Molecule: transfer RNA
Organism: Deltaproteobacteria bacterium
RNA sequence: GGGGGUUUAGCUCAGCGGGAGAGCAUCGGCUUUGCAAGCCGAGGGUCAGGGGUUCAAUCCCCCUAACCUCCA
Numbered sequence: 001g002g003g004g005g006u007u008u009a010g011c012u013c014a015g016c017g018g019g020a021g022a023g024c025a026u027c028g029g030c031u032u033u034g035c036a037a038g039c040c041g042a043g044g045g046u047c048a049g050g051g052g053u054u055c056a057a058u059c060c061c062c063c064u065a066a067c068c069u070c071c072a
Stems, first nucleotide, its partner, number of pairs: 001071007010024004018055001026042005048064005
């Protein structure tokens, strides 16, 4: 330098045109003499950034950034 891939909650990830979600973590409640475990609930998101297409974009297209990988 070129090819491919990833970027979504604090962490690990699913979702891939029309409701943003799961597990763990955090907080609260129940339970216990107390702790852990368990059960219930709550909070937490510019869906990497910008632009385009569309009635409508996390999703499709383009550019940029970071990271992973392959070739040289």